[in-house]
Context: one part of a larger RNA
Molecule: small-subunit ribosomal RNA, 3' major domain
Organism: uncultured bacterium
Order: sequence, then structure tokens, then C1' cells
RNA sequence: UGACGGGGGCCCGCACAAGCGGUGGAGCAUGUGGUUUAAUUCGAAGCAACGCGAAGAACCUUACCAGGUCUUGACAUCCAGUGCAAACCUAAGAGAUUAGGUGUUCCCUUCGGGGACGCUGAGACAGGUGGUGCAUGGCUGUCGUCAGCUCGUGUCGUGAGAUGUUGGGUUAAGUCCCGCAACGAGCGCAACCCUUACUGUUAGUUGCUACGCAAGAGCACUCUAGCAGGACUGCCGUUGACAAAACGGAGGAAGGUGGGGACGACGUCAAAUCAUCAUGCCCCUUAUGACCUGGGCUACACACGUACUACAAUGGCCGUAAACAGAGGGAAGCAAAGCCGCGAGGUGGAGCCAACCCCCAAAAGCGGUCUCAGUUCAGAUUGCAGGCUGCAACUCGCCUGCAUGAAGUCGGAAUUGCUAGUAAUCGCAGAUCAGAAUGCUGCGGUGAAUACGUUCCCGGGCCUUGCACU
Repeated sequence: UGACGGGGGCCCGCACAAGCGGUGGAGCAUGUGGUUUAAUUCGAAGCAACGCGAAGAACCUUACCAGGUCUUGACAUCCAGUGCAAACCUAAGAGAUUAGGUGUUCCCUUCGGGGACGCUGAGACAGGUGGUGCAUGGCUGUCGUCAGCUCGUGUCGUGAGAUGUUGGGUUAAGUCCCGCAACGAGCGCAACCCUUACUGUUAGUUGCUACGCAAGAGCACUCUAGCAGGACUGCCGUUGACAAAACGGAGGAAGGUGGGGACGACGUCAAAUCAUCAUGCCCCUUAUGACCUGGGCUACACACGUACUACAAUGGCCGUAAACAGAGGGAAGCAAAGCCGCGAGGUGGAGCCAACCCCCAAAAGCGGUCUCAGUUCAGAUUGCAGGCUGCAACUCGCCUGCAUGAAGUCGGAAUUGCUAGUAAUCGCAGAUCAGAAUGCUGCGGUGAAUACGUUCCCGGGCCUUGCACU
């Protein structure tokens, strides 16, 4: 100087308190541990691993296991010889592959040759999701969007260092003001960026208007998307140190950072990642490389995390003129009307490279019924019959119909999220994707309660003090 203290002072944060809803009990989904296994590939491990890498394991993926195979190799460059290659057929085989057949046809050319592609041979080499994240780059998490972290010159101190950065106020903020042996500066804060809330203007098709629909017309409105304006403690009052600022008010669509996002200082954790990628060193080289079939990653006495569905009447079921969104996606695609089927779905193929057509039905909402029961609650499990995707749904997919109808009557100790269009609740879309979400990422609908306050728990910032650590 730091770090630490069950030392002190000041301050902040859904940290507590005040509230609302959960988790912990049940069933199921998913991840992990453990156990099992031929294999259950690998990584992630308090917060900051555990619906995490994985935005999607039937084959593939796939790295694991068993068996069958290859050895200059599945992939790259170089040399020599040779032939085009491709494609198709037959046989064996689980396939990889092997044997035979059909096929005989590449491009450029200075006719010397050169270039793709295949086969054979030789070796240089390839290859490795093998090890080391404690050899590394890059990228990331975390403290923490916390307000801090430093430097130059000067001054003080023998020196390590100090000062500045402390003090008095103030702020979300080392934000600003004042003071001061300091004066300045940098990285952070803030602003500049995107979005949302208001207005003007420009532009009107595929949008909008006049509504029974269309043609035609128009661009006022909605909307779309460009450009501007607008908010700055700017104005008024009070307080304050005549400062910074705070409080109240006016006007205003919006008021004191308006709401949300992107943006993450010096550093900490030898934090994570050699399995995204790159890479040093070590290791394997007829195998730790490569190909194939089948299996496994989906096992199951159990334990934990995260979700979903419930236990019901603020509800279930039925009906409805089938009330009212936003944001997305669509060509190997989205697919309408019509028809068939109880339904999943099938058929059909209009329209749409999409402000045009389609996905598209929004759901909670509104009426009727049930009358407190393990029920007209709940839906696990199981049987049968089907549908779809796909070479292929046995291991191991999703969906439908009929039947079946388990636990569960609000959850111990404990623990968690949230301060406003938030919590809670309701549905919709997208990425991945042949198929396969209760996960993830977005979107809108309905829409609360509470905050006296900072004594206490947790984390953090500044000053100060002690110190057996540095």
C1' cells in the first nucleotide's frame, strides 16, 4: 500500500421490510448425480454447472460399444505409369465391399504437351472430437452498468509511498459546485446509436375512404417510411453558501436519465472452452486414423435442479352472429374455396417470390348447464383401431378416435421471482427442423397489490480505525 474484522461512520441495491405469485408435497417433461451396462461418447460443478454446449440423438448426426472391413488411406500437395470420368445392369453380402457386364464419348493445344477426373505403384506425408484451458490466441461468464481505475508534471517523505482521487454540499454517477500543494489529462459515467410515446411535412400502392360486393374515383383519415420539430431544470416560486442542486407548480403528448435496448473501465476467479475455430509441446501411425451394419447416447431400487399440468365454481362442459391483436414465416415453400372423414388427416389445387395470396382459428371474453363430490375436477397409465413424416417409427417419433380413469383436496423445514403496462394470467409466431417442444427467442390481449422505512439478513461503494496476513 492492500486484504481482513461477529470495529465505527455515511450511502446504495426486490437486500430486508410491505405486498402478490410460486418452488419444496402429486403426476409428467427435461437436465444432472448415482447405479447399471458391451457402450450408456465428451464437456459444464456454490453464487457464476444442472430445459447448460444441444436453434431440436430413429439411420445420419455420433465423437461411444459389438461385429465385418481398409492401410499413402474418407480428405490435401507432389512423382511415375495408365485410362476419360460419370451413369446403368447382374450376382454374392447386413452393408462397406467384391466379381462380371453395358457404356467407349472430356477441355485447351504452338500437336511437343498441358488441364480436370478415375485406377495402380512408391514414398514424402495425410489423419486424430487423442492429452495438456495449469503452455496459449480468440471468444465468454462473474463481481457489475458497480463507480470506480490510473497517468504526466509539481510538491511532501531517507524510502516503500502519499498528494491529486481526501474535505463541505449534491447526484443514478470520481455527476456537478465550493474549498484545498496541487495543476492538468486518460480509460470508465453521461451524451452521440436503435426503438417506443406526440406533432408537422413529403410520398400514396398492394394500404385507407364511401360498406352488400365489385368496377371506377379520391388521398381527408388510418397506416407505411423518409425528413424535420419537440424536453433543456428552459420558465415561475420556495429552500440552499450569491453555488451545484433539491422540492413544488405552470405549460406540455411526454418532466427532470420520459420507457426499453445496444454499449460492460483497470482488474478478480491459474473461472470456462485444445469438442466451434486456431495453436506450442507430448502421444497414436495395418491405428488413438478411415468405411459399414446393428446397438447405445432414450437403461432405472434412488437423490437433486428447472419447467409443465393439476388439485377445481374467479371453475369444468356445451353453445355463440363463430367478438377483438401484434409480431413473424412462406418456392424442394405457404397453401385458400370445395369435397371425403367423428378426428388426426386425405383429396383438390385458386392465389402468392407476398402492405396484394396463404399460414390465420387468436385465447382469456359473452350466454346456458353442473352444485361441492375424488365429482361432468384432474388427467397419468394401459388396451384396441387409425393418421403423418421418412429407405426405415421394435429398441426409440409425433398426432387422432373409442375405452381405461392412477396420484392429487393447495404442499414440512426451507427457499425464490417481481416496484407498472411490471407481477399474475391468456393465447400467437419464429429459429432449429423430413418428422419430433411443457424448452428457447420474440409478439400482443386482460391487468393488480404494496413500499412506514433502513434496526436486522445478503451483496456492493466511500472515509476512518485495529491488525498475528501481504